[in-house]
This record gives sequence, C1' cells and structure tokens, in this order.
RNA sequence: AACAGAGUAGAGAAUAAAGCGUUAAGUGUCAAAAAGACGGAAUGUGCUUUUGAACGAAGAAGUAAAUUCGCGGUUUUAUUCUCGCAUUCGCUGCA
Repeated sequence: AACAGAGUAGAGAAUAAAGCGUUAAGUGUCAAAAAGACGGAAUGUGCUUUUGAACGAAGAAGUAAAUUCGCGGUUUUAUUCUCGCAUUCGCUGCA
C1' cells in the first nucleotide's frame, strides 16, 4: 500500500403513567430562513427549533357542573424490542 473491523446523529414498534386538544391546538404535507445538538476530526445526509401556505378530525353519557367512556397518524417521560450514517482523515487488526 491493499484488505478487514470498531465507533456517532437518529428512525420505528409495543406497554405503562401523566398531560393537551375535541370551541381544533397538535400530528402529517409543502415552502423559506437562520440557528442548535450531533463519532477522535471535517464535509454531507438525517434530526430539532422558527415562520408561512394548503389540507384536515368523533364525539357520547350526565339537567348542568364534576366525573366517566371514547376519539386524535396528539405531547412528554419510563421500560423493552427492532433497524441504523455516506465520503475522507484518524484509530485497531493483519503486523
């Protein structure tokens, strides 16, 4: 030198708990801009945040309130499971 390998962002599912909405926020889609986190390092993909646009929903019981049962491609947290970075340098093995 060649060959092989390790290491990251993250994605999905299930269960449980606590919330939010059901007067429609959220989720999903598209567009724009900047910022942030992110292997040992760089770039990039991806991720998060913001704004705008279009689309768009399941309520019921209860006199009522409380409450309860639902509903939402709903949020967060915890646990478990599955999948998982591209290129380059570096690192390890071959040695």